[in-house]
Molecule: RNase P RNA; transfer RNA
Organism: Euryhalocaulis caribicus
RNA sequence: UCAGACGGCCGGACGGUCGCUCCGCAGCUUGCUGCGGGGAGGAAAGUCCGGGCUCCACGGAUGCGGGGCGCCGGGUAACGCCCGGCGGGAGCAAUCCCAGGGAAAGCGCCGCAGAGAGCAGACCGCCGCGGAUUCGUUCGCGGCAAGGGUGAAAGGGUGCGGUAAGAGCGCACCGCGCCCCUGGCAACAGGGGCGGCAUGGCAAGCCACGCCUGGAGCAAGACCAAGUAGGGACGGCGGGCCUUGAGUGGCCGGGCGAGCAUCCGCGCCGCUGUCCGGGUAGGUCGCGCGAGGCGCGCCGCGAGGCGCGUCCCAGAUGAAUGAUCGUCCUCGACAGAACCCGGCUUACAGGCCGUCUGACCGC
RNA sequence: GCGCCGGUAGCUCAGUUGGAUAGAGCACCAGACUACGAAUCUGGGGGUCGGGGGUUCGAAUCCUCCCCGGCGCG
Numbered sequence: 001u002c003a004g005a006c007g008g009c010c011g012g013a014c015g016g017u018c019g020c021u022c023c024g025c026a027g028c029u030u031g032c033u034g035c036g037g038g039g040a041g042g043a044a045a046g047u048c049c050g051g052g053c054u055c056c057a058c059g060g061a062u063g064c065g066g067g068g069c070g071c072c073g074g075g076u077a078a079c080g081c082c083c084g085g086c087g088g089g090a091g092c093a094a095u096c097c098c099a100g101g102g103a104a105a106g107c108g109c110c111g112c113a114g115a116g117a118g119c120a121g122a123c124c125g126c127c128g129c130g131g132a133u134u135c136g137u138u139c140g141c142g143g144c145a146a147g148g149g150u151g152a153a154a155g156g157g158u159g160c161g162g163u164a165a166g167a168g169c170g171c172a173c174c175g176c177g178c179c180c181c182u183g184g185c186a187a188c189a190g191g192g193g194c195g196g197c198a199u200g201g202c203a204a205g206c207c208a209c210g211c212c213u214g215g216a217g218c219a220a221g222a223c224c225a226a227g228u229a230g231g232g233a234c235g236g237c238g239g240g241c242c243u244u245g246a247g248u249g250g251c252c253g254g255g256c257g258a259g260c261a262u263c264c265g266c267g268c269c270g271c272u273g274u275c276c277g278g279g280u281a282g283g284u285c286g287c288g289c290g291a292g293g294c295g296c297g298c299c300g301c302g303a304g305g306c307g308c309g310u311c312c313c314a315g316a317u318g319a320a321u322g323a324u325c326g327u328c329c330u331c332g333a334c335a336g337a338a339c340c341c342g343g344c345u346u347a348c349a350g351g352c353c354g355u356c357u358g359a360c361c362g363c
Numbered sequence: 364g365c366g367c368c369g370g371u372a373g374c375u376c377a378g379u380u381g382g383a384u385a386g387a388g389c390a391c392c393a394g395a396c397u398a399c400g401a402a403u404c405u406g407g408g409g410g411u412c413g414g415g416g417g418u419u420c421g422a423a424u425c426c427u428c429c430c431c432g433g434c435g436c437g
Base pairs, nucleotide, nucleotide: 001359002358003357004356005355006354007353008352009351010350012328013327014326015325016324017323018322020039021038022037023036024035025034026033027032028031041334045345046344048343049342050341051340052339053217054216055215056214059264060263061262062261063260064259066213067212068211069210070209071085072084073083074082075081086100087098088097089096090095102207106206107205108202109201110200123148124147125144126143127142128141129140130139131138132137156174157173158172159171160170161169175197176195177194178193179192180191181190182189183188221285222284223283224282231276232275233274234273235272236271237270239252240251241250242249254269255268256267257266292311293310294309295308296307297306298305299304329332364436365435366434367433368432369431370430373389374388375387376386382420391407392406393405394404395403413429414428415427416426417425
């Protein structure tokens, strides 16, 4: 200098004028004025995961069912996220990618092609013996699975020996399985021995194993006020005993209680199915101090943790965050909060910084 | 804002324990019938299975990420 990899940050700037919204203070005519201050994002998005919060009286135990996760260790409030490793793959490298557990528990599937597709198999072919022969070949019996062919996949691979031809038939190396030793918390790695190969693939098919898991969502929910009302129609069930003038009172039973069942405890008392009707264009809270931001120190390879200091930083409910002017530049992308937070994913013009790798050149 | 459902031919729909040409009706085109048209009969064309990626030998079907449309909740 060029090419590339990874991580982080910014994503118009400054000033004037006029507006919008929220908070504080002051004034008064109580909804306006004045002063001071705050006012979108890295994704506010998709709503795909995990939590906080709230309600379901749901409190506890067990089981079933449903859903999810799946190499190992760690981080975290938690996670399907993140970090560090291991294994496999790509790259010269920096580095990147992987739903990466179990197929000798069982079931299922493997279309077409092909001789044979899951208790393997013999079409062409190779070899031996016998027969026929027009000497090209062909038929029968037996042996084989090296080669050809089909397929995504044909029951280890390469080489040597061996043989009539062959074959783990024998041997060496590689692969695979089992056992032992060493290192490591572990995944796993390295070494040694044994086994002649048994155990094809699919679990983002059912499934078995291990772990996690109640449901709904701020239109959750709470309070105040007004109105309406404990609404109407049809149907099903409403048990037993005692008592009373009487469904009057009691006991047992029954039903309901947010996936289902059982049990314990507790609460409620008519329960339940279908349909129809009324109301929901009132207000306040929830609602902005939080797993919070920034700085420093310590611990950790890192994700992150601990301590100290400092700051307060949108909160609407027709729903604010805008318009215009001036100057400047590299002429400005994707995009707008609605209960909140941690992640993931997706969209994004352009620019800046840092670390690292490769090639070339110079010293 | 929150929750749920759907997307297959021009239209309305089948097809999803994965299996190779993805079907049906209407519509369209051609032919027959008719003087001509309709109806009818015969034949034919037409599909990114909403899009991208993945699992698998193989995906409309299984998994995942986006796009579009519809519905419900005070």